[in-house]
RNA sequence: GCCCGGAUGGCGGAAUUGGCAGACGCGCUUGACUCAAAAUCAAGUUCCGAAAGGAGUGUGGGUUCGACCCCCUCUCCGGGUA
Numbered sequence: 001g002c003c004c005g006g007a008u009g010g011c012g013g014a015a016u017u018g019g020c021a022g023a024c025g026c027g028c029u030u031g032a033c034u035c036a037a038a039a040u041c042a043a044g045u046u047c048c049g050a051a052a053g054g055a056g057u058g059u060g061g062g063u064u065c066g067a068c069c070c071c072c073u074c075u076c077c078g079g080g081u082a
Stems, first nucleotide, its partner, number of pairs: 001081007010026003019065001027045006046055003058074001060072003
């Protein structure tokens, strides 16, 4: 150089004939229980905003009524190849 795979909340990790983004687990917060704690149980947990609403899947564009998903570009990580 060329080819293949990957990048999603604080962390791991789902979601693909394009149709509710963040399931599930961990962690964290609050509460219950306890003398207190651990364990267990319950609720909550992306960001901005007073609200209405808006933004968000590595970057920047494009297609589409609609994009994590399709197309182009670049960055980074892993593997293969000369």

Background
Transfer RNA from a Puniceicoccales bacterium, 82 nucleotides, folded computationally. Lineage of the source: Bacteria > Pseudomonadati > Verrucomicrobiota > Opitutia > Puniceicoccales. Its Rfam family is "tRNA". It is annotated as a transfer RNA. Rfam's curators write: Transfer RNA (tRNA) molecules are approximately 80 nucleotides in length. Gene Ontology term of the family: triplet codon-amino acid adaptor activity. The sequence was found in a public genome assembly. The coordinates come from a structure-prediction model, not an experiment, and the mean pLDDT is 81.